[in-house]
Context: one part of a larger RNA
RNA sequence: CUCCGCUAAGGAACUAGGCAAAAUAGCCCCGUAACUUCGGGAGAAGGGGUGCUCCUGCGGGUAUCAAAGCCUGCGGGAGCUGCAAUAACAAGGCUCUGGCGACUGUUUACCAAAAACACAGGACUCUGCGAACACGAAGAGUGGACGUAUAGGGUCUGACGCCUGCCCAGUGCUGGAAGGUUAAGGGGAGUGGUCAGCGCAAGCGAAGCUACGAACCGAAGCCCCAGUAAACGGCGGCCGUAACUAUAACGGUCCUAAGGUAGCGAAAUUCCUUGUCGGGCAAGUUCCGACCUGCAUGAAUGGCGUAACGAUCGGAGCACUGUCUCAGCGGAGGGCCCG
Numbered sequence: 001c002u003c004c005g006c007u008a009a010g011g012a013a014c015u016a017g018g019c020a021a022a023a024u025a026g027c028c029c030c031g032u033a034a035c036u037u038c039g040g041g042a043g044a045a046g047g048g049g050u051g052c053u054c055c056u057g058c059g060g061g062u063a064u065c066a067a068a069g070c071c072u073g074c075g076g077g078a079g080c081u082g083c084a085a086u087a088a089c090a091a092g093g094c095u096c097u098g099g100c101g102a103c104u105g106u107u108u109a110c111c112a113a114a115a116a117c118a119c120a121g122g123a124c125u126c127u128g129c130g131a132a133c134a135c136g137a138a139g140a141g142u143g144g145a146c147g148u149a150u151a152g153g154g155u156c157u158g159a160c161g162c163c164u165g166c167c168c169a170g171u172g173c174u175g176g177a178a179g180g181u182u183a184a185g186g187g188g189a190g191u192g193g194u195c196a197g198c199g200c201a202a203g204c205g206a207a208g209c210u211a212c213g214a215a216c217c218g219a220a221g222c223c224c225c226a227g228u229a230a231a232c233g234g235c236g237g238c239c240g241u242a243a244c245u246a247u248a249a250c251g252g253u254c255c256u257a258a259g260g261u262a263g264c265g266a267a268a269u270u271c272c273u274u275g276u277c278g279g280g281c282a283a284g285u286u287c288c289g290a291c292c293u294g295c296a297u298g299a300a301u302g303g304c305g306u307a308a309c310g311a312u313c314g315g316a317g318c319a320c321u322g323u324c325u326c327a328g329c330g331g332a333g334g335g336c337c338c339g
Base pairs, nucleotide, nucleotide: 001333002332003331004330005329006328007327009325010324013323018320026050027049028048029047030046035040037159051080052079053078054077055076056075057074058073059072060071061070062069081085093318094317095316096315097314098313099312100310101309105117106116121157122156123155124154125153126152127151133143134142135141160305161304162303163302165235166234167233170232171231172228173227174226175225176224179223180222181221185217186216190212191211192210193209194208197204198203236254237253238252239251240250263297264294275291276290277289278288279287
């Protein structure tokens, strides 16, 4: 050093944190709160009993004609031993209060098990069948599915309860088709090259061939017009005003597509901040309850609650302890020394 046993008095003073250790423990009986989705919470909590001997009551099984016997269950009474009777082994610590996630599950094989993922349930949306969608070089084939809208695919949310406000200006999606714009293509006005011919020359120049080529016709898309937010998303500023003060139900003004409703709120969100008040402590940057001045909450990127559940994360207490005050003793092994 490693592992183990014990320890006066105290008992978390240790520490980031009761980490670790200790404590609890089986079975029988009594007895069990808030809350609750009436299932639960519950082994809640908290108590008592437990060995052996003798006497005795009532059963069950087995064999037998029947009984004794043997195996076994539930009681009543008397006594014996020890510090201690689930005497060893094995074998829940408990309670109160919050955050998050409903739950059982799943995950970073080898630093993360979680409040992450999934989940039943909810909603939107696509898809009429050779479905949508996916794999595939694909007018092959296959999955979807030997299914058919009470079905299948995609996306978001995430049990349950109460709910889920306003904005369609932007972006997206859906619908519309009058107008604007618009490709290839169609079209061919017109222009150039060439050269028969004409001309003294400069030059002009038919047909053909050739190179360009205006108007006009030409879809979807875009512009445009509507709808749509459980689509992506967004949800204001300044000034004044009440007979103490303070505050502002009220008024004015500017801007916007609309200016944040309910609920919650110093929060897994609060910078200032250890906000302020209350509780708990002798003393509390944590915790719980409030307040609202929300730097920068807020409604399926769901809001707020919620019994049960959790090797989850905070706070408090009881029990218990070498975690500590503060260290000591003992055992086993290793190290070390000799061989």